c-di-AMP riboswitch aptamer (ydaO/yuaA leader) from Mangrovihabitans endophyticus, 129 nucleotides, folded computationally.
Taxonomically the source falls in Mangrovihabitans (Bacteria, Bacillati, Actinomycetota, Micromonosporales).

RNA sequence: ACGGCCACCGCGCCCGUCCCGGCGAACCGGGGAACCACCGCGCAGCAAUGGGGUGAAUCCGCGCCAGCGGUAGGGCCAUCUUCCGCCCGAAUCCGUCAGCUAACCCGGUAGGCGGCCGACGGAAGAGAG
Repeated sequence: ACGGCCACCGCGCCCGUCCCGGCGAACCGGGGAACCACCGCGCAGCAAUGGGGUGAAUCCGCGCCAGCGGUAGGGCCAUCUUCCGCCCGAAUCCGUCAGCUAACCCGGUAGGCGGCCGACGGAAGAGAG
């Protein structure tokens, strides 16, 4: 370089070229009305450790607290469904604050991994090219 996988994270244009930077559509995320929900009172329990977001990544049990076993959910090479097989089931951000939410407003376009091998998971069905 080419061809793929996870993921929104890829593309076009401008700046004489590149880098930096800017803009655009596209995709994604956050904030933000009405209505609805929540908010009131009483009872019981607990004593503390606010609450919220992105993401599949939640929850349960055991434990010598190192970890182990499962689990909601997610992934496996053009699409969908079913079955089997193999994996993941993390991390992090906001900063006391945010339900939903039209108009409107504000952001992101990162990162990681694999390829010459009867390998790239396989099989059945459907549909399309």
The prediction has a mean pLDDT of 77. Its Rfam family is "c-di-AMP riboswitch aptamer (ydaO/yuaA leader)". Rfam links the family to the GO terms regulation of gene expression and cyclic-di-AMP binding.